[in-house]
């Protein structure tokens, strides 16, 4: 060259097939309060994310096109 999976908070993931109850849900760090003599443990709240670009749609993290980058076959 070609063909395959992957890419979502700081990390790890669900959700993508079958578009909309989604303001993107969960744990783990971080903040903040509450408990507690003091730390941790535990509760309770908050802050953080849909790889980039374009198209379809009344609606796209989901569908299609092209790109990046990371793994993996073939040659």
């Nucleotide at each position: 060259g070609c063909c395959c999976a992957a890419g979502u908070a700081g990390u790890g993931u669900a959700g993508c097939c079958u578009g909309g109850c989604c303001u993107a849900g969960c744990a783990c760090u971080c903040g903040a309060g509450c408990c507690u003599g003091u730390c941790g443990c535990g509760c309770u709240c908050g802050c953080g994310a849909c790889c980039c670009g374009g198209g379809u749609u009344c609606a796209a993290a989901u569908c299609c096109c092209g790109g990046c980058u990371u793994g993996g076959g073939c040659g």
A computed fold for a 75-nucleotide RNA from a Candidatus Woesearchaeota archaeon, annotated as transfer RNA. Its Rfam family is "tRNA". Its family is annotated with triplet codon-amino acid adaptor activity in the Gene Ontology. The prediction has a mean pLDDT of 81.